[in-house]
């Protein structure tokens, strides 16, 4: 430089043109004398911009990041 791939919460992670799942953590309640455990509830996220569209995480283009693979230097 060139192709692929990928980007969802604190971490992992599923999904698909119509308000985004589920584990782990973190909050509170309840259980306990107290903790753990367990059980209910609850905050909390679609990388960043434009396009298409009636509606975009999703399809397209652009960039940015990480990843892999080629190729060039010397």
């Nucleotide at each position: 430089g060139g192709g692929c791939c990928u980007a969802u919460a604190g971490u992992c992670u599923a999904g698909u043109g119509g308000u985004a799942c589920g584990a782990c953590g973190c909050u509170a309640c309840a259980u306990u004398c107290g903790c753990a455990u367990u059980g209910u509830a609850g905050a909390g996220g679609c990388g960043c911009g434009a396009g298409u569209u009636c509606g975009a995480u999703u399809c397209u283009c652009g960039c940015u990041a990480g990843g892999u693979c080629c190729a060039c230097c010397a």